The RNA shown here (small-subunit ribosomal RNA) has 1488 nucleotides and comes from an uncultured bacterium. It matches the Rfam family "Bacterial small subunit ribosomal RNA". A reference for the family is Cannone et al. (2002), "The comparative RNA web (CRW) site: an online database of comparative sequence and structure information for ribosomal, intron, and other RNAs", BMC Bioinformatics.
């Protein structure tokens, strides 16, 4: 310090999530030791038991119990306060501290800083005093009541208990004369004097009384500061103030009476919710945010509520009284209690310890002291709860052991890790030694002070002595011995760390993104690795990251966000000069800011944590001094901001009134006749009762053509015929005046389109609703015909709009160019300058970009409004406004990980432009109807093997299924066949010949039988066993290769440069041109690559070379005839090499490229015609069944062999073909002209036989021989429009050929039979020239063949193209987009189902607070005749106040609820298709 996540990618906005630190934690797994610290955060729930506050005999009367002494004794004991001491009691002090908890409390609290009207036990300082009397009472005794707690009567007694008298330095009151008011003694010692004694007396110490001051502590007051809600806006009657009185320690409405009507509040009163506050703690760079355990300060509370008493201090945790709830005891009459003290128990809860030891230390209470008490405290125990430290060994050790895991089988890794060798002993175990914390005090002694005193008391020195809970602990030593000691989480990215197996959208994981559907580094396990380590993870919580509430430090045109607009009070901000002041500000000094904590420097525990000394700091508050720049305040000025007056100007600015013409409609009267109107097309509608059309006249309402314009005016909404009246604002020029009068504006007030509402008018046109007609699957729409509210006017409401420039107002500053409106200046219309508006383009700058750019979205200033992820939702509830509709304000639960802005590249559009293609059109011929062939689907079957399935499957793989093929089925068998190698065993074979069973495969027999040799052995072959096989089994979505398609379409990219934050762009776009990204020109591009073209092959012309098996013009020979022969290379042809075509030439157009021309020439002319050749890529396209191949699966079978069957089935549907339906034809006869190919298991001449298929003979044979007849054509004859002399299916019979075999299931021949079909609906296919159409021929496969298929070959040989509007496909540019799986996209709403939270709701059940009335305990205070007391006074009674209780009505709030409303979520439900493209009616906002 950042990272992940919205997208195909990008930038931005924006949320969610993660990495860090922390905790009084809890849970899971694990666990060796020590030190330090912490430990009911939940029920302020209820508590058994024990302990937590006593002490003093030096205040008192005394003596229950204990010990001692004494006396008596019957030796059992009894008596004796005499002594140590002391239960209970009187009295004093303490119990108001210490300890606990955080319920209440938003201010009677706390923090900080000040203040005046107070109190104060113990303590300190100094002053005065401490004289003399009195009466009671508990204890105790006696008697009695009660279960108990406890109580009553009578009697005795003391005090430092109680009450007077005297005195009064101070004190209090005062009428200034005076008056009032106190005390207590106890202990130690003693020289003189007195006394019988006690003692008096003296002295010391303690105590007591009065008063003063102090310290410390406490009470009170003020200011400032620290929480949320305005869906809480008004609150308050003792309320605010005064006077008088009361009360208090003290000021004060603290209380009472009277008087006045104040006081608080938008700087947030009141109300509601929540909460102890602080030092601090956690986090953070800081500012902040969160928090308030342990420690420390303050407050509050003590079962709940109220109250006072005592006291220096309480309205009192371990006190009292009353009321209430609860618990316990009871003899039922009545009593007792309060763990939020320490332990502990139950309960609650995810969760928090021992019913321990000691007063040794520190501190406290009491005491003269010794001492007693002290669950404060100090220690120990429990818990990995936290922090810190230590250990679980160290060194050597490779054949890199074994085992595990992985593997490409070579190895790698675990891993120096282990074993093994040597060493050490922290910790632990055993034994031994052994601290600090302890010194005061006490005793003895010396000495100083005090004193009459060698007493007492007190200060100092020396000696001596007692005291340790922890604990025989820390620590130290010795001994043995690696011995006693490692886990947890993670390993897809963020984020360090990877493989195998299992699983197969299952089981599961997950903080976010996400993983899992058969090759999961994401699940589970294992191996390995990474991180931390006696811990590690998870969960919860806080801060951080988050600049994601922005003071430091954000925004608001389009992402969330400018109020619809103005006026304007409060508030905020404010021109310029001077003087004063000193509130702010700045500087100095002082006080305070407790300690602890944090930080720095030291010190102590072996280190550290921890403890401790000092410093700094505590950013704050207060006081005081100074300064006078800046802000404020006060005063005096100024004119530049602002305003006023005078003079001009423009304008649909507003309100009212009057007037006008055109048009629509209606009415009247004519003319006139059959239609009009309307639409994509129609229909409804109007019209023979006379429409539409046309002429004239009239009525009425609404709106104002042309001018008219990115023109004008207005704050916005908005404003348009003309004239008049009233009226607001603006601009300009010059002069004069006022003198900061200004800007902005929460609350408030006013205005505010359309729709809508109320009342009354008006109503021509238009037109929600509604009706009808169409359209449609439907059409509650779009279209059409009608039509009511409404639209118009007056008055009153409503108050919202995409009320938009999606841009608040004001001011200043910052390059320019060019229009336009209104002024002004210069004589002036030109032109120029200037002020105010209104537009366009642009610089700097800004901006995420697009864009904005003197009219800012730039640079600054002031003020206001608003925003903080999407949805739920502008919804619910509440409040206010409204007649209503509704408006304003305005949430939450829940849910998602996005929602969004701008731009980019694509794709798409029932967007646009340009262009191309047999794409359409123009033509020719077909398909779709029939029969058959063939393929597919479906069905059937034991099997009908498998694959291919829009275009891009379907005469496809298959260019030959009777067996084989064959993969399928049934049945029978084999267990390793074929191939090859090796090892081991064992044999002498193997081969060959030949039986039996069997459908065959196979099974089972018989016969025969090795070679070489150095004689050691070697070779060969079968058999057995092992290792290697085999699979047309699965996955083409794991793959290679090959192929289809877009598409022979013209595209697809790269390097460098440039532009852009970036994705990307440019180049490749533009203007032309081309078949072409072909070429030219231009250009921030310049070049290049893959494609195009060319190079290759065939073909068209010519030349040349070479002439056999080809050819034959000339010459010669020969034949009935024939290149038959000699010969020839001229020609054709064959097959090698060349030439030729390039817009080269001409004309026209053009810058050029190029285009046009019935141009010339040429065999061929603008790519001459064909072929091969297929860019980057797309379709997870096709193929694991051509082949290859990863993984998975089978192994006496999913392998292999054999026989038979099947792939040939058949109601049906589709594709592709053949043959036809006939006369451009059929049949018969005659006759002419090809090319490509093939042939030795072959082609087969020729002859003979057969009607024929064919058979039997048999010549020849690769430019030689053969297949081989070409057919259409042509010449004749016949048929004459019919289901025919068309058509040939189907069927019967008989044959031929191939083959082991022709039944399932071959082809062919002959005879007979003679079906459908008379040109084919919607729709659809091919083709642009040697093409279509038509006619035959050949070949591959092949024994034969279903071939009508496929591939080639030649023959005959057309028609048409105006053209690009439309259909389909494609290319380029551009545009829109909410699409990117890319329109076969995306996506909306109702309904149906499940789940979740929530609103309303008759009602039901609570809660706290307030009000009124009734009642009213204890208690203070006040009043008071009877009773008690000598009296003071008390009892009693009455009154005020009041906790609690009761009743009543209401408001608020919480829970629940039949029913009900919408909302959210949930792979594959229903209905439609609203939005995104012109989304097929542009979309959206407001309203009905």
């Nucleotide at each position: 310090a950042g990272a992940g996540u919205u997208u195909g990618a990008u930038c931005c906005u924006g949320g969610c999530u993660c990495a860090g630190a922390u905790u009084g934690a809890a849970c899971g797994c694990u666990g060796g030791c020590g030190g330090a610290a912490u430990g009911c955060u939940u029920u302020a729930c209820a508590c058994a038991u024990g302990c937590a506050a006593g002490u003093c005999g030096a205040a008192c009367g005394g003596c229950a119990g204990c010990a001692c002494g004494g006396a008596c004794u019957u030796c059992g004991g009894u008596c004796u306060g005499g002594u140590g001491g002391c239960g209970a009691g009187u009295g004093g002090c303490g119990a108001a501290c210490g300890g606990g908890u955080g319920a209440g409390u938003a201010a009677u609290a706390c923090a900080u800083c000040g203040g005046a009207a107070c109190g104060u036990g113990c303590c300190c300082a100094a002053u005065c005093g401490u004289g003399g009397g009195g009466g009671a009472u508990a204890a105790c005794g006696u008697a009695g009541c009660g279960a108990a707690a406890g109580c009553u009567a009578c009697g005795c007694u003391a005090a430092u208990a109680c009450c007077g008298c005297a005195u009064a330095c101070g004190a209090u009151c005062u009428a200034a004369g005076g008056a009032u008011g106190a005390a207590a003694g106890c202990g130690g010692g003693g020289g003189a004097u007195c006394g019988c004694a006690a003692g008096a007396c003296c002295u010391c110490g303690c105590g007591c009384g009065a008063a003063u001051g102090g310290a410390g502590c406490g009470g009170c007051c003020g200011a400032u500061g620290g929480c949320a809600g305005a869906u809480u806006a008004g609150g308050u009657a003792g309320u605010u103030g005064g006077u008088a009185g009361g009360g208090u320690a003290a000021a004060g409405g603290c209380c009472u009476a009277c008087c006045a009507a104040g006081c608080c509040g938008a700087c947030g009163a009141u109300c509601u919710g929540u909460a102890g506050c602080u030092g601090g703690u956690c986090u953070g760079a800081g500012a902040g945010g969160a928090u308030g355990a342990u420690c420390a300060g303050c407050c509050a509370c003590a079962c709940u509520g109220g109250g006072a008493c005592u006291g220096a201090g309480a309205c009192a945790c371990g006190g009292c009284c009353c009321a209430g709830a609860c618990u316990c005891c009871u003899a039922c009459g009545g009593g007792a209690g309060g763990c939020a003290g320490c332990a502990g128990u139950g309960g609650g809860g995810a969760a928090u310890u021992u019913u321990g030891g000691a007063c040794a230390a520190u501190g406290g209470a009491c005491g003269c002291a010794a001492g007693u008490c002290u669950g404060a405290u100090c220690c120990a125990g429990c818990c990995a709860u936290u922090c810190c430290g230590c250990g679980u060994g160290c060194a050597g050790g490779a054949u890199g052991a074994a085992g595990g895991c992985c593997c490409u089988c070579g190895g790698g890794u675990u891993g120096u890790a282990a074993a093994c060798u040597g060493c050490u002993u922290u910790u632990g175990u055993a034994c031994a030694g052994a601290a600090c914390g302890a010194a005061a005090a006490g005793g003895c002694u010396c000495u100083g002070g005090u004193u009459a005193a060698u007493a007492c008391c007190u200060g100092g020195g020396g000696c001596u002595c007692a005291u340790g809970a922890c604990g025989g602990u820390a620590c130290u030593g010795u001994a043995a011995g690696a011995a006693u000691a490692a886990g947890c989480a993670c390993c897809g990215g963020c984020u360090a760390a990877c493989u195998a197996c299992g699983u197969g959208c299952c089981a599961g994981c997950a903080g976010c993104c996400g993983c899992g559907g058969u090759a999961a580094u994401a699940c589970g396990u294992a191996g390995g690795g990474u991180g931390c380590a006696a811990g590690c993870g998870u969960u919860a919580a806080u801060c951080g990251g988050a600049a994601u509430u922005a003071c430091u430090g954000g925004g608001c045109g389009u992402a969330a966000a400018g109020c619809g607009u103005g006026c304007g009070c409060a508030g905020g901000c404010g021109g310029u000069g001077a003087u004063g002041u000193a509130a702010g500000a700045c500087a100095g000094a002082g006080g305070u800011g407790a300690a602890a904590u944090c930080c720095c420097c030291g010190g102590g525990c072996u280190c550290a944590a921890c403890c401790u000394g000092g410093g700094a700091a505590c950013u704050g508050c207060c006081u005081u001094u100074g300064u006078g720049a800046c802000u404020g305040c006060a005063u005096c000025g100024c004119u530049g901001g602002a305003g006023u007056a005078c003079g001009g100007c423009a304008g649909a600015g507003g309100g009212g009134g009057a007037u006008g013409g055109a048009a629509u409609u209606c009415c009247g009267c004519g003319u006139g006749u059959a239609g009009c109107a309307g639409u994509g097309a129609a229909a409804u509608g109007c019209g023979u009762a006379g429409a539409u059309a046309u002429g004239c006249g009239g009525a009425g309402g609404a709106a104002c053509a042309c001018c008219g314009a990115u023109g004008g005016c207005g704050a916005a909404g908005g404003c348009a015929a003309u004239c008049c009246c009233c009226u607001g604002g603006g601009c300009c020029u010059g002069u004069a005046c006022u003198g900061a009068c200004g800007c902005u504006c929460a609350u408030g007030c006013a205005c505010g389109a359309a729709a809508g509402c109320g009342u009354g008018g008006g109503g021509a046109g238009c037109a929600a609703a509604c009706a009808g007609g169409a359209u449609u699957a439907g059409a509650u729409a779009c279209c059409c015909u009608g039509g009511u509210a409404g639209u118009c006017c007056a008055c009153g409401c409503c108050c919202u709009a995409a009320a938009c420039g999606u841009u608040g107002a004001u001011u200043a500053c910052u390059c320019g160019c060019u229009g336009u409106u209104g002024g002004c200046g210069a004589u002036a219309u030109a032109c120029u300058g200037u002020c105010a508006g209104u537009g366009g383009c642009u610089a700097a700058g800004c901006g995420a970009a697009a864009g904005c750019g003197u009219u800012a979205a730039g640079u600054a200033a002031u003020c206001c409004a608003c925003c903080u992820g999407g949805g739920a939702a502008g919804u619910a509830c509440g409040a206010c406004c409204g007649c209503a509709a509704g408006g304003u304000u305005g949430a939450a639960a829940c849910u998602c990980a996005a929602a969004g802005g701008a731009a980019u590249u694509g794709a798409c559009g029932g967007g646009g432009g340009c262009c191309c293609g047999c794409a359409c059109a123009a033509g020719c011929g077909g398909a779709g109807g029939a029969g058959c062939a063939u393929g597919u689907g479906g069905u059937u079957u034991a099997a009908u093997u498998c694959g291919a399935u829009g275009a891009u499957a379907c005469g496809c793989g298959a260019g030959a299924a009777a067996c084989c093929u064959u993969a399928c089925c049934u049945g029978g068998g084999c267990u390793u066949a074929a191939a090859u190698g090796u090892c081991a065993g064992g044999u002498g074979a193997c081969c060959g010949c030949u039986g039996c069973c069997g459908a065959a495969a196979g099974g089972u027999g018989g016969c025969u039988u090795c070679c070489c040799u150095u004689c050691g052995g070697g070779g060969c072959a079968a058999c057995u066993g092992g290792c290697a096989a085999g699979g047309u089994g699965c996955u083409g979505c794991a793959u290679g290769g090959c192929u289809g398609u877009c598409g022979u379409c013209a595209g697809c990219u790269c390097g460098u440069g440039c532009c852009g934050u970036g994705a990307g762009g440019u180049g490749u776009u533009g203007g032309g041109u081309u078949a072409a990204g072909u070429c030219c020109c231009g250009c921030a591009a310049c070049g290049a690559g893959c494609g195009c073209a060319a190079c290759c092959c065939c073909u068209a012309u010519c030349u040349u070379u070479a002439g056999u098996u080809g050819c034959c013009a000339u010459c010669a020979g020969g034949u009935u005839a024939u290149g038959c022969u000699g010969g020839g290379g001229a020609c054709u042809c064959u097959a090698g090499a060349g030439a030729a075509a390039c817009u080269g030439c001409c004309u026209a157009c053009g810058c050029a490229a190029g285009u046009a021309g019935u141009g010339a020439g040429g065999a061929a002319g603008g790519c001459g015609g064909g072929g091969a050749c297929g860019a980057c890529g797309u379709c997870a396209a096709g193929u694991c069944a051509u082949c290859a191949u990863g993984g998975c699966c089978c192994u006496u079978a999913c392998g292999c062999c054999c026989a038979g069957g099947g792939c040939u089935a058949c109601a049906c549907a589709c594709g592709u073909g053949c043959u036809a339906c006939a006369a451009u034809g059929g049949a018969u006869g005659g006759u002419a002209c090809a090319a490509u190919g093939a042939g030795a298991u072959g082609c087969c001449a020729c002859u003979u036989g057969g009607u024929a298929a064919c058979a039997a003979g048999g010549c020849g044979c690769a430019a030689c021989c053969u297949c081989a007849a070409a057919a259409a054509g042509c010449c004749a004859u016949u048929c004459u429009c019919a289901g025919u002399u068309c058509g040939g299916a189907u069927u019967g019979a008989g044959g031929u050929c191939u083959g082991c075999a022709a039944c399932u299931c071959g082809a062919c021949c002959u005879c007979a039979u003679g079906a459908a079909g008379c040109u084919g609906g919607a729709u659809u296919c091919g083709c642009u020239a040697g093409u279509a159409a038509u006619c035959g021929a050949a070949u591959a496969u092949c024994a034969g063949c279903a071939u009508u298929g496929a591939u080639u070959c030649g023959g005959u040989g057309a028609a048409u193209a105006c053209g690009u509007u439309c259909c389909c496909g494609g290319g380029c540019c551009u545009u829109g987009u909410a699409c990117a799986c890319a329109c076969c996209g995306c996506c909306c709403g109702u309904c149906a189902a499940g789940c979740c939270a929530u609103g309303g709701a008759a009602g039901c059940u609570g809660g706290g607070a307030g009000a009124a009335c009734c009642u009213g305990a204890a208690g203070u205070c006040g009043a008071u005749a009877a009773c008690c007391g000598c009296a003071a006074g008390g009892a009693g009674u009455c009154g005020c106040c009041u906790a609690g209780g009761g009743u009543u009505a209401u408001a608020c709030u919480a829970g629940u609820a039949a029913c009900u409303g919408g909302g959210g979520c949930u792979a594959a439900g229903u209905c439609g298709u609203a939005a995104c493209a012109a989304g097929g009616u542009a979309a959206c906002c407001g309203u009905a």